[in-house]
RNA sequence: AUCCGAUAUUGGCAAACCCGCUGAAAAGCGGGGACGCAAAGCUACUGGUCUAAAGGCGCCUCGCCCAUGACAGCAGGGCUGCAUGC
Numbered sequence: 001a002u003c004c005g006a007u008a009u010u011g012g013c014a015a016a017c018c019c020g021c022u023g024a025a026a027a028g029c030g031g032g033g034a035c036g037c038a039a040a041g042c043u044a045c046u047g048g049u050c051u052a053a054a055g056g057c058g059c060c061u062c063g064c065c066c067a068u069g070a071c072a073g074c075a076g077g078g079c080u081g082c083a084u085g086c
Stems, first nucleotide, its partner, number of pairs: 012037002017032006035073001041079003045076003048071003055065004
C1' cells in the first nucleotide's frame, strides 16, 4: 500500500412525554425518561421543513407575505473520530 473481515467488551448519545428556565414563536438549555442511533460527533454549503418577532401589504379585534430565527434525530455535501481480530 492492496485485499479479506469477524467476535466480544468497556461504553456513548437520547425520541415521545413530564418538570424548570430562556424565547414572540419555531425551538434551545438543565433534570427525569428511553423511541431509536455505528457517526443520533461537528458544520445551515445545497435541497427541504418549521416559526413569523421586526418590517411590508390588506378587506386592519384579524388575515397575508417575508428569515435576518430554528431544525444536523429529513436527505445530500464538507470536516473530524474511540476500542479491537487475522
This is a predicted structure of an 86-nucleotide RNA (c-di-GMP-I riboswitch aptamer) from Noviherbaspirillum saxi.
Its mean pLDDT, the model's own confidence on a scale to 100, is 83.
NCBI's taxonomy places the organism under Bacteria, Pseudomonadati, Betaproteobacteria, Oxalobacteraceae, Noviherbaspirillum.